[in-house]
Order: sequence, then C1' cells, then structure tokens
RNA sequence: GGAUAGCGCCCCGGAGAAGUCCAUUUAUGGGUGCCGAAGGUGCAAGGCGAUCUGCCAAAUCUCUCAGGCAAAAGGACGGGGCAUAGGAA
Repeated sequence: GGAUAGCGCCCCGGAGAAGUCCAUUUAUGGGUGCCGAAGGUGCAAGGCGAUCUGCCAAAUCUCUCAGGCAAAAGGACGGGGCAUAGGAA
C1' cells in the first nucleotide's frame, strides 16, 4: 500500500403455483390439484485413485423431502451502504 474473494447487518428491486375442499377456524390437522427462487437430493465436462462402473465434482438444470400457492412474511439472485477479519501487485 490496499486488489480479488469471505462472514455479518441495513436499504431498494425480486418470480411461480388454490383467496381450493372437510373439520364451526386467515391458525392447526387432513384430502385433492399444483409451484420452483430459502434449505436439501441427483449429475456433466474435468480431476483423483488405478479397474472398479470406485471417489471428488456446478447451476436459476433436476427431484419435490422440506417449503410454498390473496395480502403480509419469506424469497434464489441483482444493486447500494455500514462494519469486520484478511492482506495480493
């Protein structure tokens, strides 16, 4: 000297699918139908071992376990701010 990347908090934007049926019920439990963007599952190129159909291996893809299907909340991801640790050229 202070780059790339990281953790945390705040602000803005942020999709899909039932305002479904029953239980007296915006909750909860159950039924039927659906959604894909918290989290989680699966794997391609490639890599590793060294021969097994082995191990590692991404996503907004896939599955739909979890979650969700008026609003609110949540929300991957994007932008901005603050703070923190670290410390490349």

This is a predicted structure of an 89-nucleotide RNA (Glycine riboswitch aptamer). The prediction has a mean pLDDT of 78.